A computed fold for a 112-nucleotide RNA from a mouse gut metagenome, annotated as FMN riboswitch aptamer (RFN element).

Formats: sequence, C1' cells, structure tokens
RNA sequence: UGUCUUCAGGGCGGGGUGAGAUUCCCCACUGGCGGUAUAGUCCGCGACCCGCGCAAGCGGCUGACCCGGUGAAACUCCGGGACCAACGGUAUAGUCCGGAUGGAAGAAGACG
Repeated sequence: UGUCUUCAGGGCGGGGUGAGAUUCCCCACUGGCGGUAUAGUCCGCGACCCGCGCAAGCGGCUGACCCGGUGAAACUCCGGGACCAACGGUAUAGUCCGGAUGGAAGAAGACG
C1' cells in the first nucleotide's frame, strides 16, 4: 500500500396527575470512534438531518462544564455541583416503536 473477513450504541425502575403518558411532573438511568494524563461537555470524526447527483460520491449542518484538590502535566483523575442528547410515530420521548436484518467513524485479523 492493495484485496478480503469479522466486529463495531447504551439507558424508564418507583411514585404522582389523567380516560389515555416508559412521552407531562418528582426521583431514577445511559454515554459511539480517534487524539490528548484516563473525556457524553476539549480538538477532530461518525451517525442523524438538509442540498446536489442515475449512482459512486460531493457540499452543508451538527448538542452540552464549571468550581475546588493532587500533579511536571488533567476542562480527562479525585471531591462537589451542573448541563446535553437527530428524524418519523404515539398524550409532549436521550431511555418505547420505526427507517435499521441498514449505514458508519473505527477496531481486530487473514492474504499478497
């Protein structure tokens, strides 16, 4: 460097109101990939969404953190308190159902 194979997203339990809510209210719970002192909130990427294209693909869009401590170094560790989470469906959904037995950042491996 090329071909191929496999893998590659988690979470509603209890109570309240109501004809009806895992959707509202109170408590609870979850955290893709690479980088970097170990990261949902830093930097970059994927996914979703939008536009163009027969397609491959190209372009765009893209959420959220502070304080204290330790240390050579941490917005990553420890302590404390916060915050965020596409689209369609349905009583208003990060957690249910659906596109999706999909796609993919990437990880591991085989062969040349």